[in-house]
RNA sequence: GGUCCAUCCCGAGCGGCCGAGAGACCUGGCUCUUCGACGCCGCAGCAACCCGGAGACUGCCGGGUGCUACCGCCAGGAUCGAUGGGAG
Numbered sequence: 001g002g003u004c005c006a007u008c009c010c011g012a013g014c015g016g017c018c019g020a021g022a023g024a025c026c027u028g029g030c031u032c033u034u035c036g037a038c039g040c041c042g043c044a045g046c047a048a049c050c051c052g053g054a055g056a057c058u059g060c061c062g063g064g065u066g067c068u069a070c071c072g073c074c075a076g077g078a079u080c081g082a083u084g085g086g087a088g
Stems, first nucleotide, its partner, number of pairs: 003086006013043005021032003025077005044068003049064005072080001
C1' cells in the first nucleotide's frame, strides 16, 4: 500500500513558531481567521479502539495509538476520507 471489521451527534486548551487562508472533494450555504486562523512543536487534558494490571458488574489504574470549534460544520452530489483493530 491493498483487504476485512468497528466508529465518525460523549468528552477534552494553553503556550511558542509561522503568516493567509481554513472547516476532506464539487455546487450552494454557514462558520473560523491579521485580537493570528490552518499547520508544526511543547505541555496539559480527553477516553473511542487495543494491550496489561487490579477488581467483580461495568466502573478504576498504567501503556500504545488517536483526539481536544461547529454532527466528517450543514444540504445535495460523488462514495471519498479519517481513526482504531484483525487476517494475509
Model confidence (mean pLDDT): 81 of 100. The RNA shown here (SAM riboswitch aptamer (S box leader)) has 88 nucleotides and comes from Nesterenkonia sp. Taxonomically the source falls in Nesterenkonia (Bacteria, Actinomycetota, Micrococcales, Micrococcaceae).